[in-house]
The RNA shown here (c-di-AMP riboswitch aptamer (ydaO/yuaA leader)) has 140 nucleotides and comes from a Solirubrobacterales bacterium. Lineage of the source: Bacteria > Bacillati > Actinomycetota > Thermoleophilia > Solirubrobacterales. The coordinates come from a structure-prediction model, not an experiment, and the mean pLDDT is 77.
RNA sequence: CGCAAACAAUUGCCCAAUCCCCGCCUGAAGCGGGGAACGGGGGACCCACGUUUUCGGGGCGAGCCCACCUCACGGUGGGGGCGCAGGCUCCUUCAGCGCCAGCCCGUCAGCUAACCCCGUCGGCCGACGAAGGAGGUACC
Numbered sequence: 001c002g003c004a005a006a007c008a009a010u011u012g013c014c015c016a017a018u019c020c021c022c023g024c025c026u027g028a029a030g031c032g033g034g035g036a037a038c039g040g041g042g043g044a045c046c047c048a049c050g051u052u053u054u055c056g057g058g059g060c061g062a063g064c065c066c067a068c069c070u071c072a073c074g075g076u077g078g079g080g081g082c083g084c085a086g087g088c089u090c091c092u093u094c095a096g097c098g099c100c101a102g103c104c105c106g107u108c109a110g111c112u113a114a115c116c117c118c119g120u121c122g123g124c125c126g127a128c129g130a131a132g133g134a135g136g137u138a139c140c
Base pairs, nucleotide, nucleotide: 012124013123014122018036019035020034021033022032023031024030037120038119039118040117041116042115047110056108057105058104059103060102064079065078066077067076068075069074080100081099082098083097084096088135089134090133091132092131093130094129
């Protein structure tokens, strides 16, 4: 000097997944309860549906469609979708990088007012550009 790995910290990121109050406890953690906020499901009239009866059907989620290759796992390409710090937030465009999983219900659910039910977990920090616009904050 370069490369790789591990740990920690700052500042942040994905996701609905955050904040506040009360009690138990010396206190913290943890447990229990309540509220706000954010999010999900069920559920009429009307409307919609040749659709279910195993080729079952349905839900959360960006996590899908098409073509080709492979015995299969999977791979390649095209289209489409999602996320990302030159760092106050948001929108748009171009470029760059990454992802397109996983899980659940249990024969059953279109939309759906009233109404009913449920969730607030988990994961990560390798480090990178340009242009335009709107708003806000601080200072003078």
It was read from a public genome assembly, where an Rfam model found it.